About this RNA:
Predicted 3D model of a 357-nucleotide RNA (Bacterial RNase P class A) from a Gammaproteobacteria bacterium. The prediction has a mean pLDDT of 78. The RNAcentral record of the sequence draws on ENA. Lineage of the source: Bacteria > Pseudomonadati > Pseudomonadota > Gammaproteobacteria. The gene name in the source record is rnpB.
[in-house]
């Protein structure tokens, strides 16, 4: 100086007028002043927890999720460190990454075979078979050499296919072929290193029944349900209900009467609950700083700060001035992720390439 990578940070500025919640003080109840007033995602409502109510002796079954290993963390599917595998020249990213040697069921099309094999084209015909296939020789029984491709070998090579039962290379063979041999892979035992995932390392086995578990299963872990409209307090009324008391022993229905039942009035009383009307409500797994532990994630002590809380729903509108001319997009119990969505910018670690000292 070019081109990348991870990371974390801002999210228009200042001034002024009018306005909206909420808080505090004041107050002559009408107000007046002071301070505070959205976000990294308040977003989707995917996941996990406080917290509330309601279930619940105890086991066990179906269900559902997650699933390499160790840690963090209230707790997670998140995060941190590692291992593997993929990618990329690198800083680095990506990965539903446990089991296919417990069954099971699949593997379309095309292919001969889709899995304790099989031979479609080739290839060979050592062996055996064809003299009613040629030619030599012959002691006439056959033997030598060639043909055939008829039994039979092979699975190298070709063709199917996502996938064909270790790869490469030599050697070997009639052709071949883990049939030998070395290398690479794979399995099994030792052995070091590592808490483990796993690696290395040395022997040994001629290689074992492929793929698919986001197919049924198996194995391991973890899970009651509903959610701030959850819940909890207060309670109107010409609304309802139980209990006493008082009064005439009335009045009205039970088609006459008696008896009974049931209704009906005044006060008092008790709880339930509609309407509404308070709480839950914002001091929290809180910020900020500093020191200590830890590779980190995070944990632990010290000082310090109070930072929105409506309830039809506040954070806004206008003007003037400056620049880079300003994006996604706004709380509605809470607080940890995690995906989306975002205009321009800054800062920090690093890798790569080119010059130039």
């Nucleotide at each position: 100086g070019g081109a990348g990578u991870c990371g974390g940070c801002c999210a228009g500025g200042c001034a002024g007028u009018c306005g909206c919640u909420g808080u505090u003080a004041u107050u002559u109840c009408g107000g007046u002043a002071g301070c505070a007033g959205a976000g990294g995602a308040a977003a989707g409502u995917c996941c996990g927890g406080g917290c509330u109510c309601c279930a619940c002796a105890g086991g066990g079954c179906a269900g559902a999720g997650c699933g390499c290993c160790a840690g963090a963390u209230a707790a997670c599917g998140u995060c941190u460190g590692g291992g593997c595998g993929a990618c990329g020249u690198g800083a680095g990213u990506c990965g539903a990454c446990g089991g296919a040697a417990a069954g099971u069921g699949c593997c379309g099309c095309a292919g001969a075979a889709a899995g304790g094999a099989a031979a479609c084209c080739g290839c060979c015909g050592a062996u055996g078979g064809c003299c009613u296939c040629g030619a030599g020789c012959u002691u006439c029984g056959g033997c030598u050499c060639g043909g055939c491709a008829c039994a039979g070998g092979u699975a190298a090579g070709g063709g199917u296919g996502a996938a064909a039962g270790g790869g490469u290379g030599c050697g070997g063979u009639a052709a071949g072929a883990g049939c030998g041999c070395a290398c690479c892979g794979c399995g099994c035992a030792g052995u070091c290193g590592g808490u483990a995932a796993c690696g290395g390392c040395u022997g040994u086995g001629g290689c074992a029944g492929g793929g698919u578990a986001a197919a049924c299963c198996c194995c391991g872990c973890u899970c009651g349900g509903a959610g701030c409209a959850a819940g909890g307090c207060c309670a109107a009324a010409u609304a309802g209900g139980g209990g006493a008391a008082c009064g005439a022993u009335g009045c009205c229905g039970c088609g006459g009467c008696c008896c009974g039942c049931g209704g009906u009035g005044u006060u008092c009383u008790c709880g339930g609950g509609u309407a509404g009307g308070c709480u839950g409500c914002u001091u929290g797994a809180g910020g900020u700083u500093c020191g200590c532990g830890g590779u980190g994630a995070c944990g632990c002590g010290g000082a310090u700060c109070c930072c929105a809380g409506a309830g039809g729903a506040a954070u806004g509108a206008c003007u003037g001035u400056c620049c880079a001319c300003g994006a996604c997009a706004g709380a509605a119990c809470c607080c940890g992720g995690c995906u989306u969505a975002u205009c321009g910018g800054c800062c920090g670690a690093c890798u790569c390439c080119c010059u130039c000292u």